[in-house]
């Protein structure tokens, strides 16, 4: 250089026939239980703004589309293969 796979909340990781993004787990907060703790159970848990409410968010920049994590183009990063 070329080919293949991947990049999604604090972390792992789902969602790929384009139609509510973040299921599930870990971690965290609060509560229950306990003399106290561990374990277990319950509720909540992306970011921003003082808040109502709103805005932003799938590596980056464009494109297609009524609508993109998903399709197309270029680039960046990680892993593998190949001369």
């Nucleotide at each position: 250089g070329c080919c293949c796979g991947g990049g999604u909340g604090g972390c792992g990781g789902a969602a790929u026939g384009g139609g509510u993004a973040g299921a599930c787990g870990c971690g965290g907060a609060c509560g229950a239980c306990u003399u106290a703790a561990a374990a277990u159970c319950g509720u909540c848990u992306g970011g921003c703004c003082a808040a109502c409410g709103g805005c932003c968010g799938u590596g980056c920049a464009g494109g297609u589309u009524c609508g993109a994590g998903c399709c197309c183009u270029g680039c960046c990063c990680c892993g593998g293969g190949u001369a």